[in-house]
RNA sequence: UGUCGAUAAAGGCAAACCUUCCGAAAGGGAGGGGCGCAAAGCAAUGGGUCUAAGCCUCACCAGGGGUACGACUGCCAGGCUGCCGAA
Numbered sequence: 001u002g003u004c005g006a007u008a009a010a011g012g013c014a015a016a017c018c019u020u021c022c023g024a025a026a027g028g029g030a031g032g033g034g035c036g037c038a039a040a041g042c043a044a045u046g047g048g049u050c051u052a053a054g055c056c057u058c059a060c061c062a063g064g065g066g067u068a069c070g071a072c073u074g075c076c077a078g079g080c081u082g083c084c085g086a087a
Base pairs, nucleotide, nucleotide: 004085005084012037013036017032018031019030020029021028022027035074041080042079045077046076047075048072049071050070054067055066056065057064058063
């Protein structure tokens, strides 16, 4: 230095759920909480998933169907960066 990852050390993050705020929703921010995580740090690049305001379409209406330019990196792959050091 690369790979690798311990019943090591020092720290870190925070699922469900609850409160509150934002949002049409999916979802997100803050506080509590702690299931887990060695990239659970960063970014929607490819795939995947969720939602459907707007738009398109069907319908007499009520409403139905389609669609991401909205989201998710704690779904997977790849990209960038990074703490520690037993075997």
Molecule: c-di-GMP-I riboswitch aptamer
Organism: Bacillota bacterium